[in-house]
Predicted 3D model of a 113-nucleotide RNA (SAM riboswitch aptamer (S box leader)) from Ornithinibacillus halotolerans.
Rfam family: SAM riboswitch aptamer (S box leader). Rfam describes the family as follows. The SAM riboswitch is found upstream of a number of genes which code for proteins involved in methionine or cysteine biosynthesis in Gram-positive bacteria.
The coordinates come from a structure-prediction model, not an experiment, and the mean pLDDT is 83.
RNA sequence: CUCUUAUCCAGAGCGGUGGAGGGAAAGGCCCUAUGAAACCGCGGCAACCGUCAAACAAUCGUGUUUGAAAUGGUGCCAACUCCUACAAAGCAUAUUGCUUUGAAAGAUGAGAG
Numbered sequence: 001c002u003c004u005u006a007u008c009c010a011g012a013g014c015g016g017u018g019g020a021g022g023g024a025a026a027g028g029c030c031c032u033a034u035g036a037a038a039c040c041g042c043g044g045c046a047a048c049c050g051u052c053a054a055a056c057a058a059u060c061g062u063g064u065u066u067g068a069a070a071u072g073g074u075g076c077c078a079a080c081u082c083c084u085a086c087a088a089a090g091c092a093u094a095u096u097g098c099u100u101u102g103a104a105a106g107a108u109g110a111g112a113g
Base pairs, nucleotide, nucleotide: 001113002112003111004110005109006108007107008106013042014041015040016039017038021031022030023029026084027083028082043077044076045075048073049072051068052067053066054065055064056063057062081105086102087101088100089099090098091097092096
């Protein structure tokens, strides 16, 4: 980097260095000198993998479901993935708006190449 798959309306920030950007990309709307990004330290959230327990299934290798803990591997700690875009349906309506569902794109985990 590509593919497969699960999840994405919950949750959780202080300090130091730094010194102007950041929120993926376009439009919007926001955050930011009451200090952006980045790095470091400490803290926290969550429970994907892993661990432990029980039940069930089993091809006896294990698998599925439920639960527990948070000492392991990741991840995350403004705003629903900040919102919209594309498609369908419904409602209202002068060219548009609203709602719902889905897609696309993206993020993270796990597996494969």